[in-house]
RNA sequence: UUGUUAUCAAGAAAGACCGAGGGACAGGCCCGAUGAAGUCUUGACAACCACUCUCCCGAGUACUCGGGAGGGCAGGUGCCAAAUCCUGCUCUUCCGAAAGGAAGAGAUAGAUAAGUA
Repeated sequence: UUGUUAUCAAGAAAGACCGAGGGACAGGCCCGAUGAAGUCUUGACAACCACUCUCCCGAGUACUCGGGAGGGCAGGUGCCAAAUCCUGCUCUUCCGAAAGGAAGAGAUAGAUAAGUA
């Protein structure tokens, strides 16, 4: 980097250095000299994976193995403005003379995890 699966309206910031950008992209709308991004330190949040425990099902003579549900645990990741900040493409319904708007469903894109090539 490719493709797969799952999740994405919950949750959680202080200090130091530095100094103008940031919120993926586009439009909007926001955040930012009362300090953006970045780096470091400390602290939190979080159960995807790992580990561990309990129960159930199946295989098995047994040790055990596989699957499912749940509890614990911050070791590996992740994360700590706003729903993934909102919208973007398609369909349905409704409102509107139209332009357009509202609601819902799905898709795309993106993020994170696990594992694949």